A computed fold for a 73-nucleotide RNA from Ectothiorhodospiraceae bacterium AqS1, annotated as transfer RNA. It matches the Rfam family "tRNA". By type it is a transfer RNA.
RNA sequence: GGGGGCAUAGCUUAGUGGUAAAGCGUCUGGUUUUGUGGCCCAGAAAACAGGGGUUCGAUUCCCCUUGCCUCCA
Numbered sequence: 001g002g003g004g005g006c007a008u009a010g011c012u013u014a015g016u017g018g019u020a021a022a023g024c025g026u027c028u029g030g031u032u033u034u035g036u037g038g039c040c041c042a043g044a045a046a047a048c049a050g051g052g053g054u055u056c057g058a059u060u061c062c063c064c065u066u067g068c069c070u071c072c073a
Stems, first nucleotide, its partner, number of pairs: 001072007010024004018056001026044005049065005
């Protein structure tokens, strides 16, 4: 320098055009306990890397940029 892949919550992963989900974690309440913590139950907060395009509608399709991984030279 060129080819390919990846980027979604604090972390790990789903979701591949039509209201963005789960596990762990965090917070609140309940339960339990002499009490705290933990287990269990209920609830809450929290995310589509950035910009542009296509479309009635984009996390999803296309282009550019950024970062990471990989292959070739």